[in-house]
Molecule: c-di-GMP-I riboswitch aptamer
Organism: Synergistaceae bacterium UBA6083
């Protein structure tokens, strides 16, 4: 340096549920709590997934405009605990 990971050691992280705050939502942060994790450390670069505020389209509504409601499209919003890539890193070879 590469590969590998135990019934080892020192430690670490924390799913769901619940509470508070932020957010339109997805989700995030904090508390509490442990399903799990050897990168469950960091990074939205590729794929994937989630959401759809704003915007656009259609309709409600004879015509034009505005407001509003519903539906559809859409990421410039998210997910690193979906997979891959990139960066960095503890212990050991039982």
């Nucleotide at each position: 340096c590469g590969c590998c990971g135990a019934u080892a050691a020192c430690g670490g992280c924390a799913a769901a549920c619940c509470c508070g705050c932020c957010g339109a939502a997805a989700g995030g942060c904090g508390g509490a709590g442990a399903c799990g994790c050897a990168a469950a450390g960091c990074u939205a670069c590729g794929g994937g997934c989630c959401u759809a505020a704003a915007g656009c389209g259609c309709a409600g509504c004879a015509u034009g405009g505005g407001a509003u409601u519903g539906c559809g499209c859409c990421a410039c919003g998210g997910c690193a605990g979906c997979c891959g890539g990139g960066c960095c890193g503890c212990c050991g070879g039982a």